Small-subunit ribosomal RNA, central domain from an uncultured cyanobacterium, 350 nucleotides, folded computationally. RNAcentral holds the full RNA, with entries from Greengenes. The coordinates come from a structure-prediction model, not an experiment, and the mean pLDDT is 88.
Context: one part of a larger RNA
RNA sequence: UUGCGCGUAAAGCGUCCGUACGUGGUUGACCCAGUCUGCUGUCAAAGGGUGGGGCUUAACCUCCUACAGGCAGUGGAAACUGGUGAGCUAGAGUGCGGUAGGGGUAAUGGGAAUUCCCAGUGUAGCGGUGAAAUGCGUAGAGAUUGGGAAGAACAUCGGUGGCGAAAGCGCCUUACUGGGCCUGCACUGACACUGAGGGACGAAAGCUAGGGGAGCGAAAGGGAUUAGAUACCCCUGUAGUCCUAACUGUAAACGAUGGGUACUAGGUGUUGCCCGUAUCGACCCGGGCAGUGCCGUAGCUAACGCGUUAAGUACCCCGCCUGGGGAGUACGCACGCAAGUGUGAAACUC
Numbered sequence: 001u002u003g004c005g006c007g008u009a010a011a012g013c014g015u016c017c018g019u020a021c022g023u024g025g026u027u028g029a030c031c032c033a034g035u036c037u038g039c040u041g042u043c044a045a046a047g048g049g050u051g052g053g054g055c056u057u058a059a060c061c062u063c064c065u066a067c068a069g070g071c072a073g074u075g076g077a078a079a080c081u082g083g084u085g086a087g088c089u090a091g092a093g094u095g096c097g098g099u100a101g102g103g104g105u106a107a108u109g110g111g112a113a114u115u116c117c118c119a120g121u122g123u124a125g126c127g128g129u130g131a132a133a134u135g136c137g138u139a140g141a142g143a144u145u146g147g148g149a150a151g152a153a154c155a156u157c158g159g160u161g162g163c164g165a166a167a168g169c170g171c172c173u174u175a176c177u178g179g180g181c182c183u184g185c186a187c188u189g190a191c192a193c194u195g196a197g198g199g200a201c202g203a204a205a206g207c208u209a210g211g212g213g214a215g216c217g218a219a220a221g222g223g224a225u226u227a228g229a230u231a232c233c234c235c236u237g238u239a240g241u242c243c244u245a246a247c248u249g250u251a252a253a254c255g256a257u258g259g260g261u262a263c264u265a266g267g268u269g270u271u272g273c274c275c276g277u278a279u280c281g282a283c284c285c286g287g288g289c290a291g292u293g294c295c296g297u298a299g300c301u302a303a304c305g306c307g308u309u310a311a312g313u314a315c316c317c318c319g320c321c322u323g324g325g326g327a328g329u330a331c332g333c334a335c336g337c338a339a340g341u342g343u344g345a346a347a348c349u350c
Base pairs, nucleotide, nucleotide: 005320006319007304008303012318014201015200016199017198022193023192025088026087027086029084030083031082033081034080035077036076037075038074039073040072041071042070043069049065051063052062053061054060091191092188093187094186095185096184097182098181099180103177104176105175106174107173109171110154114150115149116148117147118146119145120144121143125136126135162169163168206247208245209244210243211242215241216240220236221235222234223233258317259316260315261314262313263312266295267294268293269292270291271290272289273288274287275286276285299306300305323350324349325348332343333342334341335340
């Protein structure tokens, strides 16, 4: 460079924003860089091609000659790409009007449960297991009643239901704040898509400092089990789990499926908005747009399966793959407090 690919065989960056690059709607006009075309020059000889000739042929030698193509110059064409300038509104965006929502941040409040403390009643057990024991209890436990304190999580509603770019988000109220969808009108007039580098966000665990610590609970101790039991089961229990500020930057970060646009049978459920019918109104019923499920046609697929939410048909842009092991290792570099992370080989071997 060409080519096959990336749901499960190797392969989609965890997600988004965005720079350069790449790509880009519609109608005239102009330019003619790309593109197409005429001509001129040049691309030595040898070699190669067509045709002819000479050694008996061939190899070999030799003569004549041409197309194509490259580069440069010059003349032309103007459909397409590109450029300039003028417009357009179907892409994109803005405003006005609605609407659903666990979207985010902060503050306040709430009840159930749990544990602990105090007091009352009350007596011999409680707890735990397959069975037990460790453990707790006559210094009065467990049970029960009343009072108090603390921290964490928010039952029912709750739903292949909603929101968010992903991670993720669920008690109530308030404040601030982001995005989506629907409807019609107005406005801007291609402002778009993607996105190497770059930036931001990013579960859990972990780390630093300071708080907090009810329950749970790595480590650790004990009791069992067992041949052993550094486990599974039981009794305790530290870090942690929670908050504030900073770091880490990884996950089966999964739909194992990058983003955008357009097109391509249907059936059925559900969520939001709108319209129609009907009505006092709501529901119901029918339709449209947007989301979210199931089944399925064509097509695709190695099969499984996917199937208008494509893994179908096409185009644009990015990322990634190239046998297994060695190895996500070594080395170097960057980042990090560290743990480590990112980038990422080779020898050798099958």